A computed fold for a 113-nucleotide RNA from Luteibacter jiangsuensis, annotated as SAM riboswitch aptamer (S box leader). Of the family's consensus pairs, 97% are formed in the model. It was read from a public genome assembly, where an Rfam model found it. It matches the Rfam family "SAM riboswitch aptamer (S box leader)". Rfam describes the family as follows. The SAM riboswitch is found upstream of a number of genes which code for proteins involved in methionine or cysteine biosynthesis in Gram-positive bacteria.
RNA sequence: CACUCAUCGAGACCGGCUGAGGGACAGGCCCUUUGAAGCCGGGGCAACCUGCGGAUUUCCGCGACGGUGCCAACUCCUGCGGGGCGUGUGUCACGCCAGCCGAUAGAUGGGAA
Numbered sequence: 001c002a003c004u005c006a007u008c009g010a011g012a013c014c015g016g017c018u019g020a021g022g023g024a025c026a027g028g029c030c031c032u033u034u035g036a037a038g039c040c041g042g043g044g045c046a047a048c049c050u051g052c053g054g055a056u057u058u059c060c061g062c063g064a065c066g067g068u069g070c071c072a073a074c075u076c077c078u079g080c081g082g083g084g085c086g087u088g089u090g091u092c093a094c095g096c097c098a099g100c101c102g103a104u105a106g107a108u109g110g111g112a113a
Base pairs, nucleotide, nucleotide: 003111004110005109006108007107008106013042014041015040016039017038021031022030023029025079026078027077028076043071044070045069048067049066050063051062052061053060054059075105080102081101082100083097084096085095086094087093088092
């Protein structure tokens, strides 16, 4: 890198070094010298792995030493298909859905190789 399974509406920031970018991609829109990304130190959130108890395939509750993860905005929004509503010059087009549904893509974890 590719395969498989689960989850993605909640939650959680300070200091030091440094100094211009960052939000995966594209288009938007945003964040950022009142300091981006990165590195270091500390803190926190959560509960995938994990411990205990109950139920008994799948679930629920409690915990948090350790392995990860995460700590702007729903995965920031849209991207492909469908549904509903509205408007119009109507087999179509456009707009809207507080944040309609599914897929794709992506992210994180577990498994297998």